Transfer RNA from a Candidatus Falkowbacteria bacterium, 72 nucleotides, folded computationally. Its mean pLDDT, the model's own confidence on a scale to 100, is 81. The sequence was found in a public genome assembly.
[in-house]
RNA sequence: GCCGCCAUCGUCUAAUGGUUAGGACACCGCGCUUUCAAUGCGGUAAUCGGGGUUCGAUUCCCCGUGGCGGUA
Numbered sequence: 001g002c003c004g005c006c007a008u009c010g011u012c013u014a015a016u017g018g019u020u021a022g023g024a025c026a027c028c029g030c031g032c033u034u035u036c037a038a039u040g041c042g043g044u045a046a047u048c049g050g051g052g053u054u055c056g057a058u059u060c061c062c063c064g065u066g067g068c069g070g071u072a
Base pairs, nucleotide, nucleotide: 001071002070003069004068005067006066007065010025011024012023013022018055027043028042029041030040031039048064049063050062051061052060
C1' cells in the first nucleotide's frame, strides 16, 4: 500500500429501520446493622466525527479518525 473486522454510560456488553437506548460491574443516595462488610430499594451516566438514503438511522450507504487482524 491493499483486504477484512471493530468503535454505544467510567468499564464490559445488548438492541432485525419505529426501544423511555436495556443489562452487569463501578459510582451516588436511602434502608438494614452498634459500625463495617454483605444484602435490599432508588438514582446519575452512552450511540467516534462529517455527509447521504428514509416519514423515521445505534442499525443501511459514502468519506474521515482511531484500534485489531491478514497479505508481499